Source information
The RNA shown here (transfer RNA) has 73 nucleotides and comes from a Methanobacteriota archaeon. The prediction has a mean pLDDT of 82. RNAcentral holds the sequence, with entries from ENA. It matches the Rfam family "tRNA".
[in-house]
RNA sequence: GCCGGAGUAACUCAGAUGGAAGAGUGCCACGCUCAUAACGUGGAAGUCGCGGGAUCGUGCCCCGCCUCCGGCA
Numbered sequence: 001g002c003c004g005g006a007g008u009a010a011c012u013c014a015g016a017u018g019g020a021a022g023a024g025u026g027c028c029a030c031g032c033u034c035a036u037a038a039c040g041u042g043g044a045a046g047u048c049g050c051g052g053g054a055u056c057g058u059g060c061c062c063c064g065c066c067u068c069c070g071g072c073a
Base pairs, nucleotide, nucleotide: 001072002071003070004069005068006067007066010025011024012023013022019056027043028042029041030040031039049065050064051063052062053061
């Protein structure tokens, strides 16, 4: 330099065919307990990597860039 994959909550990841952003873990509070853990209930937490474009409307489509992983040279 070229090709492919990945980037969504603190972490690990979903997210059909463009139409309301989710789960598990973790965190906080409460319940339960003599107490802790476990368990149960509730809650907070998001520029969907960045910028632009197309669209009535984008996490999803198009263009450019950045970071990480693999391959080729």